[in-house]
RNA sequence: CGGGGUGUAGCGCAGUUGGCUAGCGCGCAGCGUUCGGGUCGCUGAGGUCGUGGGUUCAAGUCCCACCACCCCGA
Repeated sequence: CGGGGUGUAGCGCAGUUGGCUAGCGCGCAGCGUUCGGGUCGCUGAGGUCGUGGGUUCAAGUCCCACCACCCCGA
């Protein structure tokens, strides 16, 4: 320098052919259970979906540029 991939909650990930209010597991908080803790059960908080634009009635999803990381090639 060229090509490809990934980026979504504190961590690991899903999100189909664009469609309402973005989810799962772990973790965290509260409650129940216990003498207390763990386990288990219930409830809850937590998201500028990497950044900035574009298309569309509507974008996590499509298009463009950029950023970070990974892989391949030179």
Transfer RNA from Candidatus Kerfeldbacteria bacterium CG_4_10_14_0_8_um_filter_42_10, 74 nucleotides, folded computationally. NCBI's taxonomy places the organism under Bacteria, Bacteria candidate phyla, Candidatus Kerfeldiibacteriota. It matches the Rfam family "tRNA". It is annotated as a transfer RNA.